Large-subunit ribosomal RNA, half A from Streptosporangiaceae bacterium NEAU-GS5, 1846 nucleotides, folded computationally. The coordinates come from a structure-prediction model, not an experiment, and the mean pLDDT is 81. It was read from a public genome assembly.

Context: one part of a larger RNA
RNA sequence: GGCACACGGUGGAUGCCUUGGCAUCAGGAGCCGAUGAAGGACGUGGGAGGCUGCGUUAUGCCUCGGGGAGUCGCCAACCAGACGUUGAUCCGGGGAUGUCCGAAUGGGGAAACCUAGCAUCCGUUGUGGGGUGUUGCCGCCGUCUGAAUGUAUAGGGCGGUUGGUGGUAACGCGGGGAAGUGAAACAUCUCAGUACCCGUAGGAGAAGAAAACAAUUUAGUGAUUCCGUGAGUAGUGGUGAGCGAAAGCGGAGGAGGCUAAACCAUGCGCGUGUGAUAGCCGGCAGGCGUUGCGUGUGUGGGGUUGUGGGACCUUCCUUAUGACUGCUGCCGUGGUCAUGGCAAGUGAGAAACCGAUCAUGUAGCCGAGACUGGUGGGAACCAGUGCCGUAGACGGUGAUAGCCCGGUAGGUGAAAUGUGGUCGGCUUGUUGGGGGUGUUCCCGAGUAGCACGGGGCCCGUGAAAUCCUGUGUGAAUCUGCCAGGACCACCUGGUAAGCCUAAAUACUUCCUGAUGACCGAUAGUGGACGAGUACCGUGAGGGAAAGGUGAAAAGCGCCCCGGUGAGGGGUUGUGAAAUAGUACCUGAAACCGUGUGCCUACAAGCCGUGGGAGCGUGGCCUGGAUUUCGGUCUGGGUCGUGAUGUGACUGCGUGCCUUUUGAAGAAUGAGCCUGCGAGUUAUGGUGUGUGGCGAGGUUAACCCGUGUGGGGGAGCCGUAGCGAAAGCGAGUCUGAAUAGGGCGUUGAGUCGCAUGCUGUAGACCCGAAGCGGGGUGAUCUACGCAUGGGCAGGGUGAAGCGUGGGUAAGACUGCGUGGAGGCCCGAACCCACCAGGGUUGAAAACCUGGGGGAUGAUCUGUGUGUAGGGGUGAAAGGCCAAUCAAACUCCGUGAUAGCUGGUUCUCCCCGAAAUGCAUUUAGGUGCAGCGUCACGUGUUGCUUGCCGGAGGUAGGGCUCUGGAUGGCCGAUGGGCCCGACAAGGUUACUGACGUCAGCCAAACUUCGAAUGCCGGUAAGUGGGAGCGUGGCAGUGAGACUGCGGGGGAUAAGCUCCGUGGUCGAGAGGGAAACAGCCCAGAUCAUCGACUAAGGCCCCUAAGCGUGUGCUAAGUGGGAAAGGAUGUGGAGUCGCUGUGACAACCAGGAGGUUGGCUUAGAAGCAGCCAUCCUUGAAAGAGUGCGUAAUAGCUCACUGGUCAAGUGAUUCUGCGCCGACAAUGUAGCGGGGCUCAAGCACACCGCCGAAGUCGUGGCACUUGCGCAGAUGGAAGUCUGUGUGGGUGGGUAGGGGAGCGUCGUGUCCUGGGUGAAGCCGCCGAGUGAUCGUGUGGUGGACGGGGCGCGAGUGAGAAUGCAGGCAUGAGUAGCGAAUGAGCAGUGAGAAACUGCUCCGCCGGAUGACCAAGGGUUCCUGGGGCAGGUUAAUCCGCCCAGGGUAAGUCGGGGCCUAAGGCGAGGCCGACAGGCGUAGUCGAUGGAUAACGGGUUGAUAUUCCCGUACCCGCCGUGACGCGCCCAUAUCGAGGCCGGGGAUACUAACCAUGUUCUUGUUCCAUCGUGUGCCUUCGGGUGCUGGUGGGGUGGGGUGUGGGGCCUGAUCUGGUAGUAGGUAAGCGAUGGGGUGACGCAGGAAGGUAGCCCAGCCCGGGCGGUGGUUGUCCCGGGGUAAGCAUGUAGCCCGUGCCGUAGGUAAAUCCGCGGUGCAUCAGGGUGAGGUGUGAUGCCGAGCCGAUUGUGGUGAAGUGGGUGAUCCUCUGCUGCCGAGAAAAGCCUCUAGCGAGUGUCGUGGCGGCCCGUACCCGAAACCGACUCAGGUGGUCGAGUAGAGAAUACUAAGGCGAUC
Repeated sequence: GGCACACGGUGGAUGCCUUGGCAUCAGGAGCCGAUGAAGGACGUGGGAGGCUGCGUUAUGCCUCGGGGAGUCGCCAACCAGACGUUGAUCCGGGGAUGUCCGAAUGGGGAAACCUAGCAUCCGUUGUGGGGUGUUGCCGCCGUCUGAAUGUAUAGGGCGGUUGGUGGUAACGCGGGGAAGUGAAACAUCUCAGUACCCGUAGGAGAAGAAAACAAUUUAGUGAUUCCGUGAGUAGUGGUGAGCGAAAGCGGAGGAGGCUAAACCAUGCGCGUGUGAUAGCCGGCAGGCGUUGCGUGUGUGGGGUUGUGGGACCUUCCUUAUGACUGCUGCCGUGGUCAUGGCAAGUGAGAAACCGAUCAUGUAGCCGAGACUGGUGGGAACCAGUGCCGUAGACGGUGAUAGCCCGGUAGGUGAAAUGUGGUCGGCUUGUUGGGGGUGUUCCCGAGUAGCACGGGGCCCGUGAAAUCCUGUGUGAAUCUGCCAGGACCACCUGGUAAGCCUAAAUACUUCCUGAUGACCGAUAGUGGACGAGUACCGUGAGGGAAAGGUGAAAAGCGCCCCGGUGAGGGGUUGUGAAAUAGUACCUGAAACCGUGUGCCUACAAGCCGUGGGAGCGUGGCCUGGAUUUCGGUCUGGGUCGUGAUGUGACUGCGUGCCUUUUGAAGAAUGAGCCUGCGAGUUAUGGUGUGUGGCGAGGUUAACCCGUGUGGGGGAGCCGUAGCGAAAGCGAGUCUGAAUAGGGCGUUGAGUCGCAUGCUGUAGACCCGAAGCGGGGUGAUCUACGCAUGGGCAGGGUGAAGCGUGGGUAAGACUGCGUGGAGGCCCGAACCCACCAGGGUUGAAAACCUGGGGGAUGAUCUGUGUGUAGGGGUGAAAGGCCAAUCAAACUCCGUGAUAGCUGGUUCUCCCCGAAAUGCAUUUAGGUGCAGCGUCACGUGUUGCUUGCCGGAGGUAGGGCUCUGGAUGGCCGAUGGGCCCGACAAGGUUACUGACGUCAGCCAAACUUCGAAUGCCGGUAAGUGGGAGCGUGGCAGUGAGACUGCGGGGGAUAAGCUCCGUGGUCGAGAGGGAAACAGCCCAGAUCAUCGACUAAGGCCCCUAAGCGUGUGCUAAGUGGGAAAGGAUGUGGAGUCGCUGUGACAACCAGGAGGUUGGCUUAGAAGCAGCCAUCCUUGAAAGAGUGCGUAAUAGCUCACUGGUCAAGUGAUUCUGCGCCGACAAUGUAGCGGGGCUCAAGCACACCGCCGAAGUCGUGGCACUUGCGCAGAUGGAAGUCUGUGUGGGUGGGUAGGGGAGCGUCGUGUCCUGGGUGAAGCCGCCGAGUGAUCGUGUGGUGGACGGGGCGCGAGUGAGAAUGCAGGCAUGAGUAGCGAAUGAGCAGUGAGAAACUGCUCCGCCGGAUGACCAAGGGUUCCUGGGGCAGGUUAAUCCGCCCAGGGUAAGUCGGGGCCUAAGGCGAGGCCGACAGGCGUAGUCGAUGGAUAACGGGUUGAUAUUCCCGUACCCGCCGUGACGCGCCCAUAUCGAGGCCGGGGAUACUAACCAUGUUCUUGUUCCAUCGUGUGCCUUCGGGUGCUGGUGGGGUGGGGUGUGGGGCCUGAUCUGGUAGUAGGUAAGCGAUGGGGUGACGCAGGAAGGUAGCCCAGCCCGGGCGGUGGUUGUCCCGGGGUAAGCAUGUAGCCCGUGCCGUAGGUAAAUCCGCGGUGCAUCAGGGUGAGGUGUGAUGCCGAGCCGAUUGUGGUGAAGUGGGUGAUCCUCUGCUGCCGAGAAAAGCCUCUAGCGAGUGUCGUGGCGGCCCGUACCCGAAACCGACUCAGGUGGUCGAGUAGAGAAUACUAAGGCGAUC
């Protein structure tokens, strides 16, 4: 170290529990608010905090009821103090109080704060101060005023107002209105009128009493709303995706009303008019009188309908009484009131109140019935015996209770207050209503309609009705108008353009009650607990974790260790239990340990599995040792060889998941454990199973009922089809058809339940980048605006000016002065170029060393503005809070994802595909193919033989189509020669046709197989074969290999087809290992047998088997062209005893150096020729060689030797060719050579999950038997026997296990349930055991059903716990040492002594920001990168003192808000008057001392400002006089112009009276000769005349602009002082630069003061050390700088002005006035001061000198002066002027008094701010010493501060 067991720790799973949630139902309630809401802040208790309650009357006050013994709320005790039977606490009704904020409302504002006016009260001599009340805006009402402009209006003032404002969960109505998405893209369309924004109402809202439907068959219905159905129908629709009615029918509920107009009356306004003879009063008489008529408007009456209604006139029918009055006479009649009758009613329409009674709500009360024994800590359990029950719901009580407690069933109850019902009082209406005839009038106007543009309806512009309306146009009034889906006619229905209307319907913030096959602490709300908390963010916003002791705290006394710790232990105690001890029930796993048994230190790895020696554990017998006699240790034998732990050694053997052709893969995912974590639900469709009924089946909404249930037939499906339809019908359509054909006809459905699949919904789960809507952000950063601030020091030397030279004058030029500049060098400051470091940092951008700019387009503080398709941008797509090619946040939203990942128990049966076609399609999908299940059919299937067919491939061939080689022939054409032409000759030129020979072809074929295909037949097979219909799929990435091909390079582990196989989805054997190759298809068991491929020397099962050869290369056991005298075999051709081949000896000559060429060329540079001779043989020469010769050779010949030798072809096996990286490494290794290699032949054996044997399981099938059911057919169950089958991914089908809950029937449990940890046993498995031991301490289990949040190993899953890395990295810039102290303990704490560091800071002081960090005492669990006695940590207590400092009570800038106003769908935007807003303006205190902690704040001393009351001194006033200015009303007179009564004159027509004439007509009287005549009467026309009206001209009363007289020089004004909200001035401003004067500060001192004279030697000295100060205020007014002044006039300064401005004039500058540092005096006989003395638990006293010189600022004079161009805030304040006010008031001195609110501690170049930290970063302003130095550089120092948390 491994395995096992035992015992612990850690941790918090599991079980059990529930205070909290979730969902639903019923009832109630359905608003609150200026009488101050919702929501908060701050307070409030005797004692700190949180929650609850409450509000200065503050855990409460008063009152009325209830109740009846204890109480002072909870966490949550303890102490203290109280109350209560004289009724507390508590519960309920009503009332009181109710700080501040908030609509917030007196004004303001950064919510919970600041600050006012008025009235009144308190206090003061008075001011200041305090209390109470009131004071917003808008609207409305009343009233008063009142512009342009006369009336009027707008506007304004005053009074009144129970009007509005703001909040609220969902529901309602309205105004605006997306996008992701779907359409597999996208634009119409969809999502969707959704999300969201806005307005607004109510308990509901909206709608609503027909200008409605319907209908031609005959009609019929009768407001609206909601439910069911109609119906996914009619429709609509890129006719895509989708969207989608209505009528009608069945139900719920039911309710109808009021106006406008006509007409009448009346009020008012306007107009008009009469001889009032018109009008009215009922008529006559009589009277009235601003009466009449028209018109507008208000009021009252009237009136409200569609078989049209109403008004008016007229007429008919029909109920009252009384009183008063118009109105007197008569006749009649109108109005009002009362009673009665009738009707209605608290609202939809007028409106209140009271009483009675009942019910109910807000507190309550009564309420039956059990005991004993046993176990136990405890009884409710068990046993026995009883009781109640209108109560056996539930909860509690020490385990499980009808009878113990609270309750429950059932009864009962209210002073007060609310709600509802009924009745009565009460109120209101009516007293008239109904019918008929007739004429005229009325019946809703910028409306209906129409045109154009849109919207909404099922309806997307369509044939498009109906509804709404932006623009334009524009009717009618019942003989009218609208509608019935364009439009027209007829018919029918209705009556628009006004209003109101309950119920049925929707929702639930809230209250009460109830329920749950809802959850039970990772669940259920985010939240069971001090949760919208902690925490994060600038903000909008986001958003946790965390339950359990016990029945009861009975919560552990004492002792010991330890620091009077933390923690632990002991012994007691409590308790049933303490391994229930507050880190508390149970207490799993990971992880960390301790002990024991076995194994392990020469040994290689998926950690197992098969075998297995040994050791350990048991019983019995026996021996020895020891013994405290109980035992302990040890040896041997034996038994079981049972069970079990370990295990050397050994055979075989590459995890899991996913994705893939293919994964051990070095492809993905997981550190480990525990818990959570994914096909659900609703509603349609369709199939299957099952059940009911059956030519029928079935209800929906709804109703009744406590409920099981009973009704309800609207509707749906089926029963008949065909056709586009009309239509016809067992047929029909097409068609000329009676033909043919298509579709039908030969009958089963329907409704539940379960289940498979599917549509619509998020639809199996997780996952985008993004799109849209509303908001939140400019504390970062970009730019702008306003107002402030910063920039050491040094250098250069522009313009201008001065002066010299120069010129006619200039120009020009020297010198000086001067001090310009996006000038130069260089700190602060800003930036970020280079290098190094850092890179899990010190730091989410830094450090170090260099670098750039550094008076400018500069840097910076504070305030403010611009906002997301927007801003800003010297522009980089930069920046907009560590985020930017479109911020952040919430919402639409569970967007979508043809993509990736994940998807949880078991067994059984079958079992694919990676192909075709199509596709904005190629990794997706549809159809087909292939799978499975059910039903049907029943050999159709497959194989082989035989028979019969079609065909054009392989091959072959060259006829065709093409290609293509050679020979012969040689036309044609060309060249040359010849040629006058013609002809001719010739040709290594070209070369057709033909011929001979040899060839090629996927798109050539005169030919042509094998195999395959089709049909028939016979046999075999009969297997889950084949075929059909239906449900459900998956697949549509394939891979290699053999064969046939295409592409490629006859390359690829390449790619694409065809055809087989295997893998895929297939294990086993072989190929060493090795998906695709060879053999072979795994149901299970077996220590049996036979074989396949392949093997048989060893590893390693089986032959170093047999025979014959080959190979020598370890060839075998990698490879080519090419090469070789390797070797075996088979041939062919030469030479050879007449002597071959090889070797050795010898010759190899002469002509001649052949000729030419050459400098030379002699066999041998080259060219030509290449003969002859000698000879056995010898080339005019094979090679070497020389300058050329020479020389050496060869061919050739002879001799010696002696038998084979040479060339070539084919073939077996070998050789060379043959170089790579860790190490042999190209047989698997050892090793192998007549083989263990190769070839051939033969005989054996081994070898698999194949096959066989034996036994078992499952499925299927044949046969038989039994049972059940059935009318039968058949089906199901069991059993016997015989066959067959059982690899399996995607996938289909079947059968089961388990979890949680629930119904029912049983049943277990304190004598011990669940859970947890083991052991034993069972099953094929999921799993199981009421088997057993321990723990645990209260709930479980089984059968049969039902219902699901139902099964985990993976999702870079989520949460928690625990590991690993690892005792590793690191401990964040820098110097510490010693001694002493404290303490349990000291490197770090405290003190001392040294040493070191900073010192333009690491010192001191502010602003911002933080918020108690400050100080004292105590503590040490956590924090502190270690320790800690210490701390910015924890606990307790304390600490911040202002008239003058800062802010407010003062002012304004940028900018914000903004009464009225303007604009805008809403929301809102802009903006005037105003009002806020500092970073600016204005504004009165200094020095010293003091505390543990504060000081310009307290104290001491000395001042100043404002106000009030006194007081003293000095003034000026009050209109009496005087002076000056100086009205009006009213009265009188004159009087322009305009109008005009009476009167005069005249014209005209109208009206009327009278008279005459003419004419006409109905009538009538008389006469008549019947023709007519005449009179009366009426009408018309004409003439005369009278009256009235009216017009014109003249005339003229009244009123009256204006002038004038009187009132009257009357009333009144002017004169101190104060003094504007008005005028004027000032306030009031840039940048740069020079110089001067001064001061602060610093330095020195021989001068002054104090102290000293040394450890050693010297030192009384011009020795050494230290020190040598003092404010504001008051007085003086210096250096310097600035300025004219008096008078007069005046048209400007919105009125006025003595002021300002303008004009004139006098005077004159050394003056005068203003400003102004500093100095001096005083302040100060004070204070301070080196030192000295004195305390030491209490901190006091005393105190010298306090002078001279130098240097010298960036500070002051100076807001000045000079120069320059970029020309440089506002208001208040202050001065002055008048307007105005005004009878008392001013100035100076002095004595008193008053002076409000907020801040004030502490840090502040940082450990306290911003950076997540005690972080090397960032952060605005002020002071700024010494030496050296130009310097604020740099170096070293002072004061002061530090030594930095290992």